[in-house]
RNA sequence: UUCUUAUCAAGAGUGGCGGAGGGACUGGCCCAAUGAAGCCCGACAACCGGCCUGAGUGCAAAGGUGUCAAUUCCAGCAGACGGAUUUCACUGUCUGACAGAUAAGAA
Numbered sequence: 001u002u003c004u005u006a007u008c009a010a011g012a013g014u015g016g017c018g019g020a021g022g023g024a025c026u027g028g029c030c031c032a033a034u035g036a037a038g039c040c041c042g043a044c045a046a047c048c049g050g051c052c053u054g055a056g057u058g059c060a061a062a063g064g065u066g067u068c069a070a071u072u073c074c075a076g077c078a079g080a081c082g083g084a085u086u087u088c089a090c091u092g093u094c095u096g097a098c099a100g101a102u103a104a105g106a107a
Stems, first nucleotide, its partner, number of pairs: 001107008013041001015040003021031003025076004042068003047064002050059002072099001077096007
């Protein structure tokens, strides 16, 4: 880097350094000098790993990750069911994909 599988509606500081950006991308809409990104401390969680169980499952959180505004912030392609409507346009909800993130395995 590619492929496969699983999960993504919960949870997490009024700390320190730092100084202008950030929320993947596009369009929105947000966060940010009442300090963004990043680093340290702290916290949350439980994918691998540890213990338990015949197996479900449970326990803990040493270790390997991960995460810590807003549902993956919303939508982005397709379908279904409505609302409104003479019709077209408009609009709501749901479902499946696409894309993304994380973990484990394989190449």
Molecule: SAM riboswitch aptamer (S box leader)
Organism: Sporolactobacillus mangiferae